[in-house]
A computed fold for a 386-nucleotide part of an RNA from Candidatus Thiodiazotropha endoloripes, annotated as large-subunit ribosomal RNA, domain III. Rfam family: Bacterial large subunit ribosomal RNA. Rfam links the family to the GO terms ribosome and structural constituent of ribosome.
Context: one part of a larger RNA
RNA sequence: GAGUAACGAUAAAGGGGGUGAGAGGCCCCCUCGCCGAAAACCCAAGGUUUCCUGCGCAACGCUAAUCGGCGCAGGGUUAGUCGGCCCCUAAGGCGAGGCAGAAAUGCGUAGUCGAUGGGAAUCCGGUUAAUAUUCCGGAACUACUUAUUACUGCGAUGGGGUGACGGAGAAGGCUAGAUCAUCCGGGUGUUGGUUUACCCGGUUUAAGCGUGUAGGGAGUCUGUUUAGGCAAAUCCGGACGGACAAUUCUGAGACGUGAUGACGAGCUUCCAUGUGAAGCGAAGUGAUUGAUGCCAUACUUCCAGGAAAAACCUCUAAGCUUCAGGUAAUAAGUAACCGUACUCUAAACCGACACAGGUGGGUAGGGUGAGAAUCCCAAGGCGCUU
Numbered sequence: 001g002a003g004u005a006a007c008g009a010u011a012a013a014g015g016g017g018g019u020g021a022g023a024g025g026c027c028c029c030c031u032c033g034c035c036g037a038a039a040a041c042c043c044a045a046g047g048u049u050u051c052c053u054g055c056g057c058a059a060c061g062c063u064a065a066u067c068g069g070c071g072c073a074g075g076g077u078u079a080g081u082c083g084g085c086c087c088c089u090a091a092g093g094c095g096a097g098g099c100a101g102a103a104a105u106g107c108g109u110a111g112u113c114g115a116u117g118g119g120a121a122u123c124c125g126g127u128u129a130a131u132a133u134u135c136c137g138g139a140a141c142u143a144c145u146u147a148u149u150a151c152u153g154c155g156a157u158g159g160g161g162u163g164a165c166g167g168a169g170a171a172g173g174c175u176a177g178a179u180c181a182u183c184c185g186g187g188u189g190u191u192g193g194u195u196u197a198c199c200c201g202g203u204u205u206a207a208g209c210g211u212g213u214a215g216g217g218a219g220u221c222u223g224u225u226u227a228g229g230c231a232a233a234u235c236c237g238g239a240c241g242g243a244c245a246a247u248u249c250u251g252a253g254a255c256g257u258g259a260u261g262a263c264g265a266g267c268u269u270c271c272a273u274g275u276g277a278a279g280c281g282a283a284g285u286g287a288u289u290g291a292u293g294c295c296a297u298a299c300u301u302c303c304a305g306g307a308a309a310a311a312c313c314u315c316u317a318a319g320c321u322u323c324a325g326g327u328a329a330u331a332a333g334u335a336a337c338c339g340u341a342c343u344c345u346a347a348a349c350c351g352a353c354a355c356a357g358g359u360g361g362g363u364a365g366g367g368u369g370a371g372a373a374u375c376c377c378a379a380g381g382c383g384c385u386u
Stems, first nucleotide, its partner, number of pairs: 013031006032383004040363004046343002050341001051075006060068002080141002082339003086119003092113003098107003122139005142335011153320002158315004166302004172295003177289005183202005204262002208257003215250004219244008228236002263284001266280005271274001303306001349358002365377003
C1' cells in the first nucleotide's frame, strides 16, 4: 500500500423463549422465504469412523461461536434367504508338456484364473442415542446330511435337450399409483352466513400357500425300424404306421388364505423433564383414471442374423446289482467365512480449500401441460458460516 480488496452464487429473513461470561449465526416454538426429475430418498464406486453420546473451544471454520464433518473420551456395524466368497464361463491373463530363440524371453495345447453376465431360498410389523430383509414378534421358503418307512435299475469328466439371448414396431390384458365418493372419528367457529349439501384428520396391510384366469407356445401319445449324435443308449435325430381332437406346457393379475393378527385417527393413565413410557383403539369399502412397471426372453416384422459354460432334465458306458445307489413321504440336524456404521450431484469422492467445476444406477406425488418441459405446491430437505 491499507483498515483498502475480499469474506466463494442476490433462496431472506423476523419475533418469542432457553442455555451461557458472552447469542445476528447454537437449541426449542411461531411466522416468512427457497428447492421439489431436486437443493428429496435408496444404492454402486471412492472415502475410512467423518456415525451416536458426553465434555471442551487453543488451533481448524474466510466473522463470533455456548455450535461443528474440529479436540478429548466412551459407545456403535448382529444375516442359511441382501452382496461377496462358492459353482460356471466371456473378453483377456497365466500356462505342465510343446514350438521358436544365443539367452533374456515370446507364442501356445491340456488346464487354470477371470464378472461387467448365468446359477437355491424372506416377507410384514416392532425396536436403538447410533444396526437392521441381519435383532425381536408373526408368517414363510431353500439346499444338503442322517435316520425311518414304502417302492425301485442305478451309474459320467461321455451323448442329447434346456439354459440361450439382435433391432424396430403395434395392439391387448393387468397392476402400482392417483383422483373422487363412501365409511369412521373429531370440530359448532365471540364477526354477515355456515347443525350439515360445511371444515379437519384417517380410510393401510407383505412374502408365502391354494386356485389357474386374460393371454402366449407346442400338435400330443404310442408301435415298428434306423448308414447319424467319435463307443453305447430305452435319449436326441431320420423313416413308416396307429390313436386322440383337443391335450399339454407356460402365464401377469384377480379372488381366497396369511390376518380373531399387525397398523391405524384418536383416547386414557403414569413420571409431569421428553422427539417420553404403558395401555385401549373406530372406519378400513366402491367407482373412475392409469403407467416408461408386469404378462413379455411374448407377438409382428426386418437384415446387418444378434455370447459361452455350469446348474437343471434325460440317455446309456465302465462298474455295481441280498449291497451300494435312486424316487417319495416323515422326522431330526446343518447352513461356515467376509461386507453391513456414515457420506454418496457432496463440506465426507476427484479437483492444494468446508472450491459456483466433475461424478454411474434406481424411486418419480398434486395443479398446468403432449411431456421427466415450464411455473406453483406435497412428502422431504434447506435459507447457501459474516
NCBI's taxonomy places the organism under Bacteria, Pseudomonadota, Gammaproteobacteria, Sedimenticolaceae, Candidatus Thiodiazotropha.